The RNA shown here (c-di-GMP-I riboswitch aptamer) has 88 nucleotides and comes from a Eubacteriaceae bacterium. NCBI's taxonomy places the organism under Bacteria, Bacillati, Clostridia, Eubacteriales, Eubacteriaceae. Rfam family: c-di-GMP-I riboswitch aptamer. Its family is annotated with cyclic-di-GMP binding in the Gene Ontology. It was read from a public genome assembly, where an Rfam model found it. The coordinates come from a structure-prediction model, not an experiment, and the mean pLDDT is 81.

[in-house]
RNA sequence: UCACCGAAAUGGCAAACUUAUCGAAAGGUAGGGACGCAAAGCUAGUAAGGGCCUAAACGAAAUAGUCGCAAGGCAGCCAGCUGUCGAA
Numbered sequence: 001u002c003a004c005c006g007a008a009a010u011g012g013c014a015a016a017c018u019u020a021u022c023g024a025a026a027g028g029u030a031g032g033g034a035c036g037c038a039a040a041g042c043u044a045g046u047a048a049g050g051g052c053c054u055a056a057a058c059g060a061a062a063u064a065g066u067c068g069c070a071a072g073g074c075a076g077c078c079a080g081c082u083g084u085c086g087a088a
Stems, first nucleotide, its partner, number of pairs: 005086002012037002017032006035076001041081003049078002051074003058068003
């Protein structure tokens, strides 16, 4: 120095819940709040990794109901890319 790894320290992020707001929903944003996190940083693509959630519009002859479907979402599911510190 690099890789694995994760003691300490400095910083960082912020689950559930909640208030406001956007959205058909999933979910997002902002405030409060901390369950946790060494990547809880970034990537949801132009046909172009897998997985999961929702189903407005559309389709299924057909109102309701039901089913299908992402062009809507999730990076705190795996994955890819980048990356702080340095005891054993």